Annotation: Predicted 3D model of a 127-nucleotide RNA (SAM riboswitch aptamer (S box leader)) from uncultured Terriglobus sp. The source organism's lineage runs through Bacteria, Pseudomonadati, Terriglobales, Acidobacteriaceae and Terriglobus.

[in-house]
RNA sequence: GUUUCAUGAAGAGUGGCUGAGGGACGAGCCCUGCGACGCCACGACAACCGGACGAGGUCUGUACCGGUGUCACCUCUCUCCUGAUUGGGUUCCUGUGCGGUUGCAUAGGCAUCGGGGAACAUGAGAU
Numbered sequence: 001g002u003u004u005c006a007u008g009a010a011g012a013g014u015g016g017c018u019g020a021g022g023g024a025c026g027a028g029c030c031c032u033g034c035g036a037c038g039c040c041a042c043g044a045c046a047a048c049c050g051g052a053c054g055a056g057g058u059c060u061g062u063a064c065c066g067g068u069g070u071c072a073c074c075u076c077u078c079u080c081c082u083g084a085u086u087g088g089g090u091u092c093c094u095g096u097g098c099g100g101u102u103g104c105a106u107a108g109g110c111a112u113c114g115g116g117g118a119a120c121a122u123g124a125g126a127u
Stems, first nucleotide, its partner, number of pairs: 001127008013042005021031003026078003043071003048067004052062002075119001080116006087110001092109007
């Protein structure tokens, strides 16, 4: 790098160094000289993997040791597909039906809530 599986609505920050960007990309919305991002120290959260201990019978716990991870915003939100709503609107666009010359009706495009996908992140495997 590629790939498989699981998880992603909860949780948990102070100090020091540095000094302008950051939240992956695009759009939006945010954070940021009252110091972001990054690095270091200490702390915390969590429970994916190994160990230990316990319960029990194939499921579940403790957070004690080790390996990672994490500590603004739901993975900050959205992009593709889809469901629901006695939601909103017929100016415009699209579809359908009716009428026929310029019209009428209706559904969708919108919004909110949900599901799936994609992408990304983390862990544990495989290659």